[in-house]
Molecule: Bacterial RNase P class A
Organism: Planctomycetota bacterium
RNA sequence: AGUGUCGUCUGGACGGCCGCGUAUGGACUGGUUCCAUCCGAGGAAAGUCCGGGCUCCAUAGGGCGCGAUGGUGGAUAACGUCCACCGAGGGAAACCUCAGGGAAAGUGCCGCAGAAAGCAGACCGCCUAAGUCCUUCGGGACCGGUAAGGGUGAAAGGGUGAGGUAAGAGCUCACCGCGCGUCUGGUGACAGGCGUGGCAGGGUAAACCCCAUCGGGAGAAAGCUCAUGUAGGGAGGGUAGGUACGGCCCGUACUGUUUGAACCUCCGGGUAGAGCGUUCGAGGCUUGGAGCAAUCCAAGUCCUAGAGAAAUGGUCGUCGCCUCUUCGGAGGGACAGAACCCGGCUUACACGACGACACUCACU
Numbered sequence: 001a002g003u004g005u006c007g008u009c010u011g012g013a014c015g016g017c018c019g020c021g022u023a024u025g026g027a028c029u030g031g032u033u034c035c036a037u038c039c040g041a042g043g044a045a046a047g048u049c050c051g052g053g054c055u056c057c058a059u060a061g062g063g064c065g066c067g068a069u070g071g072u073g074g075a076u077a078a079c080g081u082c083c084a085c086c087g088a089g090g091g092a093a094a095c096c097u098c099a100g101g102g103a104a105a106g107u108g109c110c111g112c113a114g115a116a117a118g119c120a121g122a123c124c125g126c127c128u129a130a131g132u133c134c135u136u137c138g139g140g141a142c143c144g145g146u147a148a149g150g151g152u153g154a155a156a157g158g159g160u161g162a163g164g165u166a167a168g169a170g171c172u173c174a175c176c177g178c179g180c181g182u183c184u185g186g187u188g189a190c191a192g193g194c195g196u197g198g199c200a201g202g203g204u205a206a207a208c209c210c211c212a213u214c215g216g217g218a219g220a221a222a223g224c225u226c227a228u229g230u231a232g233g234g235a236g237g238g239u240a241g242g243u244a245c246g247g248c249c250c251g252u253a254c255u256g257u258u259u260g261a262a263c264c265u266c267c268g269g270g271u272a273g274a275g276c277g278u279u280c281g282a283g284g285c286u287u288g289g290a291g292c293a294a295u296c297c298a299a300g301u302c303c304u305a306g307a308g309a310a311a312u313g314g315u316c317g318u319c320g321c322c323u324c325u326u327c328g329g330a331g332g333g334a335c336a337g338a339a340c341c342c343g344g345c346u347u348a349c350a351c352g353a354c355g356a357c358a359c360u361c362a363c364u
Base pairs, nucleotide, nucleotide: 001360002359003358004357005356006355007354008353009352012319013318014317015316016315017314018313020040021039023037024036025035026034027033028031042335046346047345049344050343051342052341053340054219055218056217057216066215067214068213069212070211071085072084073083074082075081086100087098088097089096090095101210102209106208107207108204109203110202123150124149125146126145127144131142132141133140134139158176159175160174161173162172163171177199178197179196180195181194182193183192184191185190223276224275225274226273233267234266235265236264237263241255242254243253244252245251283302284301285300286299287298288297289296290295321332322331323330324329
């Protein structure tokens, strides 16, 4: 310098003017007003896919069922997240990928092709030793043998080589693989050594299923508090009236007088509405310590979006970045927007910045 792998950060700055929202203070014309001050989106606020806090409901204990997860050890409030390691696969390497438990509990499935797809299988090929028959004595037919070779397939009952045989075959042997036993190392997944067995009931569990672990349900429009009245419920007191029509009386109607109206006192619920929940929290940063790491501990320090599901914007100037340029200037600047909070994952993203590592080339 080039090619590549992994990770982190940023998401324009300052100022003027206009505008929007909460809060606080003030003004008077007392309002849907005006003035001043403070504060006012993100790395993903997104998808709502996991996990937790919180709240209400349900719940003796346990089981069935349903769902999720699935190598080992650790981190954590918890997780399907993260870290370290193991195993398998890919890459020359850095590094990447993996639902990575059980197929000897049982059931199902294995299309097409192929002779045969599951208590294996003779289509082609190879063989004719043994047995029977025929023979022109060369051989032929039958009975058979054979999974080494060809062909089919994702997959055909260990692989390579040698011996062996009629031809073959773990039939025998060596090495590799595999099973079993045992020893060593490791917390463990697992790795290595030694011995032993000729080698087995093929695959498929993001098919049913089995095993282990975890999970009660609904969500801030959760939920809690106060609570207007010419609304309405209950208890106690109270006693014969009360209400409507009407200016008043009479009158009429309704209602009450043993099931007790009006009126008085008390209590509880609760609509409109108001407040709380609601933003200081498993919080950020710095330093020190423990740990390979995720993370944890200690000290110091910092903190103000918070709603009416409604605001958080625009414009100009200077500087900065990128592109183009006739060197005057012109253009561009993403993805996206809080609504109880937090930890993750996933997805979107313009121009950029930084770090570590692998390989190749050149020079010293």